The prediction has a mean pLDDT of 76. This is a predicted structure of a 266-nucleotide RNA (Bacterial large signal recognition particle RNA) from an Anaerolineae bacterium. It is recorded under the gene name ffs. It matches the Rfam family "Bacterial large signal recognition particle RNA". From the family's description: The signal recognition particle (SRP) is a universally conserved ribonucleoprotein involved in the co-translational targeting of proteins to membranes. Its family is annotated with SRP-dependent cotranslational protein targeting to membrane, signal sequence recognition and signal recognition particle, plasma membrane targeting in the Gene Ontology. Rfam classes the family as a non-coding RNA gene. The sequence is in RNAcentral, with records from ENA.
[in-house]
């Protein structure tokens, strides 16, 4: 150096948490990597630091290394006089406000066919009473309305009577009570979300209107100015998350570089 056949080792690491401490189950990173049973009020261990049981593979591309380099992720700075963002309290100085009040100095509109201003009447409000109009109930009216206990007339037939004649009455008809139906013209009576109504009372000056006097003003729509007035987007001020950047520190994949056996045969 080949060949057979075998053992170690290997068939995934990392991080966070838990723990005295390792390791597993959990979360997460890596990325492709045998199986079965155990485990959160845990589960196995003990510095050789899961155990138990079974399978592959196998001395190197595969196993090892307390070497070099790269670095996914994660941890901790009471995390920071950092940046960015969400978001939650509170200010109200400033910017805005498609808030507000004030003012009238421009611009617009109204006014001498009379501004503001001052008396006055009326509507708009409440109330009352009259009438009117609607609704409801009655009266009146028109229709229907009674086997008997309503009236008139009562065929027939009954009673009374020698007879004239008389008497009570079914059915039919004809009226008619409640009662039911209409009609709504009139008339009572009663009601209100009722009136271009009349007529008393009271209230109000905010509107809207008549009149009189007055005699140059009104107006506030933009633009200006002004206000210990409002909102609170922007701003300030404090807390909260997350993102990013620094530093420390674990560190998977992965590149390099290195290191490992036993028999038996050519």
């Nucleotide at each position: 150096u080949c060949g057979u056949g075998c053992u170690a080792a290997g068939c995934g690491g990392g991080g966070u948490g838990c723990u005295a401490g390792c390791g597993g189950u959990g979360c997460c990173c890596u990325g492709a990597a045998c199986c079965c049973g155990c485990a959160a009020u845990c589960c196995g261990c003990u510095a050789u630091a899961g155990c138990g049981g079974g399978g592959c593979c196998g001395a190197a591309u595969u196993c090892c290394c307390a070497c070099u380099c790269u670095g996914a992720g994660g941890g901790c700075u009471a995390u920071g006089a950092c940046g960015g963002u969400c978001u939650u309290u509170g200010g109200g100085a400033c910017u805005g406000c498609u808030g507000g009040g004030c003012u009238a100095a421009g611009u617009g509109g109204c006014g001498c066919u009379g501004a503001a201003g001052g008396c006055u009447g009326g509507g708009u409000c409440c109330u009352g009473u009259g009438c009117g109009g609607c609704g409801c109930a009655g009266a009146c009216c028109c229709g229907u309305g009674a086997a008997a206990c309503u009236g008139g007339u009562c065929a027939g037939g009954a009673c009374c009577g020698g007879g004239a004649g008389g008497u009570a009455g079914c059915a039919g008809c004809c009226a008619u009570a409640a009662g039911c139906g209409g009609u709504c013209a009139u008339c009572u009576g009663u009601g209100g979300g009722u009136g271009c109504c009349a007529c008393g009372g009271g209230g109000u000056u905010g509107c809207c209107u008549g009149g009189c006097u007055g005699g140059a003003g009104c107006u506030a729509a933009c633009u200006g100015g002004u206000c210990a007035c409002g909102c609170a987007a922007g701003c300030c001020a404090g807390g909260g998350g997350c993102c990013g950047c620094a530093g420390c520190u674990c560190g998977a994949c992965g590149a390099g570089g290195g290191g490992u056996g036993c028999a038996c045969g050519a």